[in-house]
RNA sequence: GAAGCUGGCCAGACAGCCGCUGCGCAUCGGAAGCGAUGCGGAGAGGAAAGUCCGGGCUCCACAGGGUAGGGUGGCGGCUAACGGCCGUCCGCCGUGAGGCGAGGAACAGGGCCACAGAGACGAGUCCGUCGGAGGCGCGCGAAGGCGCGUGCCGGCGGGGUGAAACGCGGCAACCUCCACCCGGAGCAACACCAAGUAGGCAAGCGACGACGCGACCCGCCGAGCUUGCGGGUAGGUGGCUUGAGCUCUGAAGCAAUUCAGAGCCUAGAGGAAUGGCUGUCGGGAGCUUGACGGCUCCUACAGAACCCGGCUUACCGGCCAGCUUCGCUU
Numbered sequence: 001g002a003a004g005c006u007g008g009c010c011a012g013a014c015a016g017c018c019g020c021u022g023c024g025c026a027u028c029g030g031a032a033g034c035g036a037u038g039c040g041g042a043g044a045g046g047a048a049a050g051u052c053c054g055g056g057c058u059c060c061a062c063a064g065g066g067u068a069g070g071g072u073g074g075c076g077g078c079u080a081a082c083g084g085c086c087g088u089c090c091g092c093c094g095u096g097a098g099g100c101g102a103g104g105a106a107c108a109g110g111g112c113c114a115c116a117g118a119g120a121c122g123a124g125u126c127c128g129u130c131g132g133a134g135g136c137g138c139g140c141g142a143a144g145g146c147g148c149g150u151g152c153c154g155g156c157g158g159g160g161u162g163a164a165a166c167g168c169g170g171c172a173a174c175c176u177c178c179a180c181c182c183g184g185a186g187c188a189a190c191a192c193c194a195a196g197u198a199g200g201c202a203a204g205c206g207a208c209g210a211c212g213c214g215a216c217c218c219g220c221c222g223a224g225c226u227u228g229c230g231g232g233u234a235g236g237u238g239g240c241u242u243g244a245g246c247u248c249u250g251a252a253g254c255a256a257u258u259c260a261g262a263g264c265c266u267a268g269a270g271g272a273a274u275g276g277c278u279g280u281c282g283g284g285a286g287c288u289u290g291a292c293g294g295c296u297c298c299u300a301c302a303g304a305a306c307c308c309g310g311c312u313u314a315c316c317g318g319c320c321a322g323c324u325u326c327g328c329u330u
Base pairs, nucleotide, nucleotide: 001326002325003324004323005322006321007320008319009318010317012281013280014279015278016277017276018275020043021042023040024039025038026037027036028035029034045301049312050311052310053309054308055307056306057186058185059184060183069182070181071180072179073178074088075087076086077085078084089103090101091100092099093098104177105176109175110174111171112170113169121167126159127158128156129155130154131153132152135150136149137148138147139146140145190238191237192236193235200229201228202227203226204225205224208222209221211219212218245264246263247262248261249260250259251258252257282299283298284297285296286295287294288293
């Protein structure tokens, strides 16, 4: 210098103006909940995402055990828990730094083993070779018989195919077995307060009322009662953000992590705020110029919704640390 590996960090900066949502204080109004104004201070992320795992919390269910179903799987550790993380062994990949791995059991049983090959777990004989019995054909011989070819039966340390050729083969990310773990639903959980069950439709009842010539029967309308249907409204408050919290220092540990001390408070909306404009300076691309410079465009992925721990996915540009390989110079 080039090409890489691993880990961590940032997520344009500053100023002005106008807004939005909570909080605190003050003033004013109101009986109060509260409202208005002013001031101060706070206001998205490394992934807030996918909702894939795990937990807290809430309600429901629950004696214990078993079955069903789902999940995990070398060994040890961390943790509230995990399918996460750390360490380590083994296997594979890479020259290497490193990366990846559902990595228990194949004499409990079932199933499967592509292509090639005769045969793939039932067995099987293509070539070759060994042994046996002696069938058929041809030739020789007087005959017993002999030779050659072909076929039959049994075996095999060789050839050939293949990942594997019969061997206690391979596959469990096929069923299965073994060990361990798992109750269900989710903040639209759940709790409290307020409001409401009005009006409507249908059927029936009826010693009610009106109308019909109308006292009765009957018809019709209405009120009432009963039953059924169906519809509307879905408001307010809590839960809600002080928490497995954050920063720094020290200690234990290879590490994940844990412990101790000091300091800090860092969105809480809920049809849902966290924004917009202008200027300057950054970064990048294009055009132009001899150069200085000028002009134009871009500046990621994305956005809380009860809260945490992970995993995965998306992502402009950049910084830092450690390490590896190669080349050059001294």
Annotation: The RNA shown here (Bacterial RNase P class A) has 330 nucleotides and comes from a Burkholderiales bacterium. Its mean pLDDT, the model's own confidence on a scale to 100, is 76. It is recorded under the gene name rnpB. The source organism's lineage runs through Bacteria, Pseudomonadati, Pseudomonadota, Betaproteobacteria and Burkholderiales. It matches the Rfam family "Bacterial RNase P class A". It is annotated as a ribozyme.